[in-house]
Context: one part of a larger RNA
RNA sequence: CUGGGCAUAAAGGACAUGUUGGCGGUGAAUCGGGUUGAAAGUGAAAGUCGCCAAAAACUGGCGGAAUGAUCUCGAAACCAAUUCACGUCGAGUGAGACAGAGGAGAGUGGAAUUUCAUGUGUAGGGAUGAAAUCUGUAGAUCUACGAAGGAACGCUAAAAGUGAAGGCAACUCUCUGGGUCCCUACCGACGCUGGGGUGCGAAAGCAUGGGGAGCGAACAGGAUUAGAUACCCUGGUAGUCCAUGCCGUAAACGAUGAGUGUUCGCCCUUGGUUUACGUGGAUCAGGGGCCCAGCUAAUGCGUGAAACACUCUGCCUGGGGAGUAUGGUCGCAAGACCAAAACUC
Numbered sequence: 001c002u003g004g005g006c007a008u009a010a011a012g013g014a015c016a017u018g019u020u021g022g023c024g025g026u027g028a029a030u031c032g033g034g035u036u037g038a039a040a041g042u043g044a045a046a047g048u049c050g051c052c053a054a055a056a057a058c059u060g061g062c063g064g065a066a067u068g069a070u071c072u073c074g075a076a077a078c079c080a081a082u083u084c085a086c087g088u089c090g091a092g093u094g095a096g097a098c099a100g101a102g103g104a105g106a107g108u109g110g111a112a113u114u115u116c117a118u119g120u121g122u123a124g125g126g127a128u129g130a131a132a133u134c135u136g137u138a139g140a141u142c143u144a145c146g147a148a149g150g151a152a153c154g155c156u157a158a159a160a161g162u163g164a165a166g167g168c169a170a171c172u173c174u175c176u177g178g179g180u181c182c183c184u185a186c187c188g189a190c191g192c193u194g195g196g197g198u199g200c201g202a203a204a205g206c207a208u209g210g211g212g213a214g215c216g217a218a219c220a221g222g223a224u225u226a227g228a229u230a231c232c233c234u235g236g237u238a239g240u241c242c243a244u245g246c247c248g249u250a251a252a253c254g255a256u257g258a259g260u261g262u263u264c265g266c267c268c269u270u271g272g273u274u275u276a277c278g279u280g281g282a283u284c285a286g287g288g289g290c291c292c293a294g295c296u297a298a299u300g301c302g303u304g305a306a307a308c309a310c311u312c313u314g315c316c317u318g319g320g321g322a323g324u325a326u327g328g329u330c331g332c333a334a335g336a337c338c339a340a341a342a343c344u345c
Base pairs, nucleotide, nucleotide: 004316005315006314007299008298012313015199016198017197021193022192023191025086026085027084028083029082030081033079034078035075036074037073038072040070042068048064049063050062051061052060053059090190092186093185096181097180098179102176103175104174105173106172107171108170109153114148115147116146118144119143124135125134161168162167205246206245207244208243209242210241214240215239219235220234221233222232257312258311259310260309261308262307265290266289267288268287269286270285271284272283273282274281275280294301295300318345319344320343327338328337329336330335
């Protein structure tokens, strides 16, 4: 290499979009490139195989096989090509409904924490396993009213919904993407996948300018301890928030690539349609729990497959060295991506 694999043993790209490429519905006609059949000549000699002679072996004679390519004549199922179609089953468009924390912007709201102002009021408060640091007679904690400011949106809430993924939850308005059902109407294969490319991509981090209530890396102090650069406590800076730009990584997980088709059943649930009034059934599109067959090393999966098949794509090949070095590209940086070898077991 091949074979074999990728939920958990090494192995699915974080996710999408889409170019080259690969693969691809049904019917008819044409063509004869691929494919396939037959024949002819060719396929030197040596070699190889068989027979004969002789034979220790070499040798001599005769015959065969030989992928293939060339040429001629055919076949027309399949692949390709060309042409014409399908009121089609894939894809899509339209009409009528529907659900939703899908996205962006603007505005508004109440509860709570903190701070400030004022009143009342007096000796503690706070913290912990126990304490101390801390705070308070310069009047705290508690309590009443008022103000400011920032961040997050209790209950409803669900195995719920929605989105390609990351993710998305107070309320209202504006703009906007996608989806499902349903009946027909239209279109007429317009499809699937997708190396490179492009876009999006939690948190942390970076740059500039704002903001800063609470929380809180770093840091300081108090404890604990043999020690305690920790766990606990009192504080507290970056950060967390907003705007713009960058970064491009996560156990980015369903540790399960996308698409299509086929396959015993039961229960619950979301959104439609329908039948109907039984506390019911049917049928699509989702979300969950069991389970037959089958699969699996087992655990388990089991119509949302890890079953049975097909198409395309990414990836794996003993452990360490190492996701490192070198080099290159990108980045302000942090670093990211591509990615070895020696050596060793």
Predicted 3D model of a 345-nucleotide part of an RNA (small-subunit ribosomal RNA, central domain) from Dracaena cambodiana.
Taxonomically the source falls in Dracaena (Eukaryota, Streptophyta, Spermatophyta, Mesangiospermae).
Rfam family: Bacterial small subunit ribosomal RNA.
The prediction has a mean pLDDT of 85.